[in-house]
Predicted 3D model of a 598-nucleotide part of an RNA (large-subunit ribosomal RNA, domain I) from Serinicoccus hydrothermalis. The organism belongs to Serinicoccus, within Bacteria. Its Rfam family is "Bacterial large subunit ribosomal RNA".
Context: one part of a larger RNA
């Protein structure tokens, strides 16, 4: 040297563990913000640093609750000072304080800084300086001033508003809106209205009460999700590929308010006559400009496709008092209260308080039953003999514990906050309805509809209907209009250019409680550990590694070797080859001894 064997070093794989992850069910919440948010800076304990709380009243102030024996947060121990049965720490509830930045807002800026005005204080002799409050833009409201340019009207001040700004995971609407890929290339096509940007809003959003749908039937009856119809009808360089609806089964489950015509009232233009306006009607009296036409706002009226509604005429049924429409008398009409009657804060108006052996959430209490022995360090394990269970869920205790411990299952429990549930109060409407005739009058206009060019629908210009958007023409008002896949008749359906709406559905930053043929430290979130740290980048961004002594530190007094590290006795402990480079300790590498070979 090299091959075996033993022992070891190194090294951290394997096992076993778990404080952290990951998934998904229930339920709850579903915003927070100039009353300064989210996200930070820099202070803050008697005592360096980092967390974590906090904010100059700074691991914490004050009230009102639970709770009951120690306490001064964590790494973490030590000293030192303290509080505590007159109830601390600790929990829960509701206040206070909240330094600068930051939408950031007195002005400026290179965030955590500078530098001001005004009113109050305080301090100085006096300046400086201190402290508290105030000062930004826009927006709507009320007023106030006010050019060109008479009235006016831009603008300008002023006050006022719990207004707006900005943060946020997913979900939602709407504005823009790709390409790698796929067709085995590529140009229509696809991918896909996806990704990403932008803007807005909610607890959900959006759509929603038929100018739907069907198709010959006594048809359904808002809209949204889910199964199904069905990869079917379509579409398509008929290629790759995209793909409905109507029906039928379920979730749910809900209707309402305007515009007009008509009356009325006000304001404003205009324009009229002097009595034939006009003052509800009828008679009579009595005013006189109060008229009329237009546009505007408010009030009433109206809302519907077996067409509805207004006017005018005419009937039929129905509570009760008061006041009004120039007077009087009938009638009619408006209005006010009681009464009755219905209905509400969830849309169609809106706010609020009471009350309750109500419920639920945010602290809490209560809460059954075991010994001996034996092995071992240590009993919870074996074996012996009991007990309890509305409790044998599970964690923790020196090894597999229903009966040690925390707790389970069961009953109990809130001053104060919140939500909800029921009742009252409370508010709102309603008090007239209906029928028959006339066929005057009204039924949403740059709309609908045509062209022309997009766009979205299964549907790619096609024979292309519905919906939409631009451009240019431009209707009708019920003997109107739309639609039933070009177009036309017939025929059925519906009634369009205003407005609102709960729940069935979507989603999970965030509480809480469960679960798991999910991981277990190169897994499992990137992060079980001072992680978005450390380090890298000018930056936008990138981003690690890093767990385990014991059961308890009992973490090795004391003595020797040594300068020290380090070791060797000795002591701890079940063990120490468990000694803070610490369970286990695998291989690769390194050695020491011993054998055989050369």
């Nucleotide at each position: 040297a090299g091959c075996g064997c033993a022992c070891g070093g190194u090294g951290g794989a394997u096992g076993c563990c778990u404080u952290g992850g990951c998934a998904c069910g229930a339920g709850g919440a579903a915003c927070c913000g100039a009353a300064g948010a989210a996200g930070g800076a820099c202070g803050u304990a008697g005592g360096a640093a980092u967390c974590u709380g906090c904010g100059a009243u700074a691991a914490g102030c004050c009230u009102c609750g639970g709770g009951g024996a120690g306490u001064c947060g964590a790494u973490a121990a030590c000293c030192a000072g303290a509080c505590u049965g007159u109830g601390a720490u600790c929990c829960g509830a509701g206040g206070g304080u909240g330094u600068c930045c930051g939408a950031a807002u007195g002005g400026g800026g290179a965030a955590a800084c500078c530098c001001g005005g005004c009113c109050a204080g305080c301090u100085u002799c006096a300046u400086c300086g201190c402290u508290g409050g105030u000062c930004a833009c826009c927006c709507g409201c009320a007023c106030c001033u006010g050019a060109a340019u008479g009235u006016a009207u831009a603008g300008g001040g002023u006050g006022u508003g719990u207004g707006g700004a900005g943060g946020g995971a997913a979900c939602g609407u709407g504005g823009g809106g790709a390409a790698g890929u796929g067709a085995a290339a590529c140009a229509u096509c696809u991918c896909a209205g996806u990704a990403c940007c932008c803007a807005c809003a909610g607890g959900a959003a959006g759509a929603g009460a038929a100018a739907a749908c069907a198709a010959c039937a006594u048809g359904u009856g808002a809209u949204u999700c889910c199964g199904u119809g069905a990869g079917u009808a379509g579409u398509g360089g008929c290629g790759a590929g995209c793909g409905a609806a109507a029906g039928c089964g379920g979730a749910u489950g809900a209707g309402g308010c305007u515009a007009a015509a008509c009356c009325g009232u006000a304001g404003u233009u205009g324009u009229g006559u002097g009595a034939u306006a006009c003052c509800u009607g009828g008679u009579a009296g009595g005013g006189g400009u109060u008229g009329c036409a237009g546009c505007u706002g408010c009030g009433g009226g109206g809302u519907u496709g077996u067409g509805g509604g207004a006017g005018c005429g005419u009937g039929a049924c129905g509570a009760c008092c008061g006041g009004g429409a120039c007077u009087a008398c009938c009638a009619u009409c408006c209005u006010g209260g009681u009464g009755c009657g219905u209905a509400g804060u969830g849309a169609g108006a809106a706010a609020u308080c009471g009350u309750g052996u109500g419920g639920u959430g945010u602290a809490g209490g209560u809460g059954a039953a075991g010994g001996g022995u034996c092995u071992g360090g240590a009993a919870a394990g074996g074996c012996c003999u009991g007990g309890c269970g509305u409790a044998g869920a599970c964690g923790g205790u020196g090894a597999g514990a229903c009966c040690c411990c925390g707790g389970u299952a069961g009953c109990c429990g809130a001053a104060a906050c919140a939500c909800c549930c029921g009742c009252g109060a409370c508010u709102g409407c309603g008090u007239g309805u209906u029928g028959c005739g006339c066929c005057u009058c009204c039924c949403g206009a740059g709309u609908a509809g045509u062209a022309c060019g997009g766009g979205g629908c299964c549907c790619g210009a096609g024979a292309a209907a519905u919906c939409u958007c631009g451009u240019a023409c431009g209707a009708a008002u019920c003997u109107g209009g739309c639609a039933g896949g070009a177009c036309c008749a017939c025929c059925u359906g519906c009634u369009a250019a205003g407005c609102c709406u709960a729940a069935a559905u979507a989603u999970u930053a965030c509480c809480u409680c469960g679960u798991g043929a999910c991981c277990g430290a190169u897994a499992g979130c990137g992060g079980a550990c001072a992680a978005g740290u450390a380090c890298c980048g000018u930056g936008a961004g990138g981003g690690a590694a890093a767990g385990g002594u014991g059961a308890a530190a009992a973490g090795u007094a004391c003595c020797c070797c040594g300068g020290g590290a380090g070791g060797g006795g000795a002591g701890u402990g079940a063990a120490a080859u468990a000694g803070u480079u610490c369970c286990u300790g695998a291989a690769a590498c390194c050695g020491u001894g011993c054998g055989c070979u050369u």